The prediction has a mean pLDDT of 87. Predicted 3D model of a 519-nucleotide part of an RNA (small-subunit ribosomal RNA, 5' domain) from an uncultured Pseudomonadales bacterium.
[in-house]
Context: one part of a larger RNA
RNA sequence: GAUUGAACGCUGGCGGCAGGCCUAACACAUGCAAGUCGAGCGAGAAAGCCUUCGGGUGAGUAGAGCGGCGGACGGGUGAGUAACGCGUGGGAAUCUACCAAGUAGUGGGGGACAACAGUUGGAAACGACUGCUAAUACCGCAUACACCCUACGGGGAAAAGCAGGGGACCUUCGGGCCUUGCGCUAUUUGAUGAGCCCGCGUUAGAUUAGCUAGAUGGUGGGGUAAAGGCCUACCAUGGCGACGAUCUAUAGCUGGUCUGAGAGGAUGAUCAGCCACACUGGAACUGAGACACGGUCCAGACUCCUACGGGAGGCAGCAGUGGGGAAUAUUGGGCAAUGGACGAAAGUCUGACCCAGCCAUGCCGCGUGUGUGAAGAAGGCUCUAGGGUUGUAAAGCACUUUAAGUAGGGAGGAAAGGUUGUGUGUUAAUAGCACAUAGCUGUGACGUUACCUACAGAAUAAGCACCGGCUAACUCCGUGCCAGCAGCCGCGGUAAUACGGAGGGUGCAAGCGUUAAUC
Numbered sequence: 001g002a003u004u005g006a007a008c009g010c011u012g013g014c015g016g017c018a019g020g021c022c023u024a025a026c027a028c029a030u031g032c033a034a035g036u037c038g039a040g041c042g043a044g045a046a047a048g049c050c051u052u053c054g055g056g057u058g059a060g061u062a063g064a065g066c067g068g069c070g071g072a073c074g075g076g077u078g079a080g081u082a083a084c085g086c087g088u089g090g091g092a093a094u095c096u097a098c099c100a101a102g103u104a105g106u107g108g109g110g111g112a113c114a115a116c117a118g119u120u121g122g123a124a125a126c127g128a129c130u131g132c133u134a135a136u137a138c139c140g141c142a143u144a145c146a147c148c149c150u151a152c153g154g155g156g157a158a159a160a161g162c163a164g165g166g167g168a169c170c171u172u173c174g175g176g177c178c179u180u181g182c183g184c185u186a187u188u189u190g191a192u193g194a195g196c197c198c199g200c201g202u203u204a205g206a207u208u209a210g211c212u213a214g215a216u217g218g219u220g221g222g223g224u225a226a227a228g229g230c231c232u233a234c235c236a237u238g239g240c241g242a243c244g245a246u247c248u249a250u251a252g253c254u255g256g257u258c259u260g261a262g263a264g265g266a267u268g269a270u271c272a273g274c275c276a277c278a279c280u281g282g283a284a285c286u287g288a289g290a291c292a293c294g295g296u297c298c299a300g301a302c303u304c305c306u307a308c309g310g311g312a313g314g315c316a317g318c319a320g321u322g323g324g325g326a327a328u329a330u331u332g333g334g335c336a337a338u339g340g341a342c343g344a345a346a347g348u349c350u351g352a353c354c355c356a357g358c359c360a361u362g363c364c365g366c367g368u369g370u371g372u373g374a375a376g377a378a379g380g381c382u383c384u385a386g387g388g389u390u391g392u393a394a395a396g397c398a399c400u401u402u403a404a405g406u407a408g409g410g411a412g413g414a415a416a417g418g419u420u421g422u423g424u425g426u427u428a429a430u431a432g433c434a435c436a437u438a439g440c441u442g443u444g445a446c447g448u449u450a451c452c453u454a455c456a457g458a459a460u461a462a463g464c465a466c467c468g469g470c471u472a473a474c475u476c477c478g479u480g481c482c483a484g485c486a487g488c489c490g491c492g493g494u495a496a497u498a499c500g501g502a503g504g505g506u507g508c509a510a511g512c513g514u515u516a517a518u519c
Stems, first nucleotide, its partner, number of pairs: 001519004006515005013366006019359002021324001026322003030319003035069003040066002048057003076277003085202007094194002099190008107141001109139002116131006147156003161182006169176002203249003210240003215237008252274004256267004279300005302313004330356001332355003338352001339350004369399004379390004403460001405455005413446001417441010463508005468489003474503005484491002
């Protein structure tokens, strides 16, 4: 000199854009943060209102249940980890829901379990028994282009329907049948995502020198989606190490960031990629995917409820509280946009996200007036008492109105969606559906938006540090090795440009200094 997720002191007008628990991975009250689908399925209230007291309506609505998809994403944190964890470059023995393209199917049966009803246990959490029932829930049978196994003879394994529309024909009047769309089953290919292996790189310590028995390799077997001591039985005795094994300490890694001419040094907040973790430790289940933050089970610590028998919980999600600390914000608005989950869609959910609030924490911009004005006013300070200086500074005169204030106007962020036509495709069809296109309609949290115009009046807006040298800036008074200053050198013991005050000056400026830290 540059820099910072900074803090502290004094001061503080406005706006834009960013950032905001670095400490206790300490404990957490309360609310919200993951649901959705009735176009998979059965079942189905009440309050209220009306009433002729029978009932009707609310309403086939709400809520619950079975079932599907999603809760493995998104969001947080950096405790652990010196490791194929990360970075980079390669590899072969793998899986991949949804999505895209292709091929072949989607036939015929069965038995349950919730919900519900009844009985019943418990303080509660939550159950138990009996009975009834549906399905795109579950299980056989049939079939098998492709698929899997094979001793090449053969063997094995599927499926589910739902919704819209309709001219003949049939009909038990439910529908069949045809057609369209969405599904379902098997399989191939792709895309995406993920698992695995290897080369190289990746902090310090030798006051850590030896480490290792599933340890190193082989065979058989098991296991996994998959290679492999991944596991197991047997056999062999290997494997690593001064090119630093092992042990100890510290640490998430990277793109980057800061500094520097560069080489390098330091660092890893925000944003992005990867990894790890979710009260602590362990385990598996479900699933395409987890050994799962707001799932399950076990153990532990802690907190809470209890009728003492037994139960409930997990903010390192967003706010917020206590605590710790030098120190870090609102228990806000909205799904309008972007993105995500579910749904055919309308839509629902979304503390992701978009916004607003707080904080000079940082960067950037603007303002706090402009011109004129010598009687060089008054006052202050100083003086050799003449003067000098503050100082064109003020007053006065003439102007301007940014920003703030008041009033009025006013974009863009909106694409979609709905509806009515037209065209094309599908089709037996002028239904329906899909796509394109035109008209109409129509969705904004921010928001008193940005921006524009008008109004009034200099009106509402300057501080902080320093002035001995380094280092830009000097005098007076007070003090008297005292009180004090200080980054280094050093000042102060009676004329202190170095302490304290004042006048003046210098430097930065809505900031200025100090402290801490890095180069």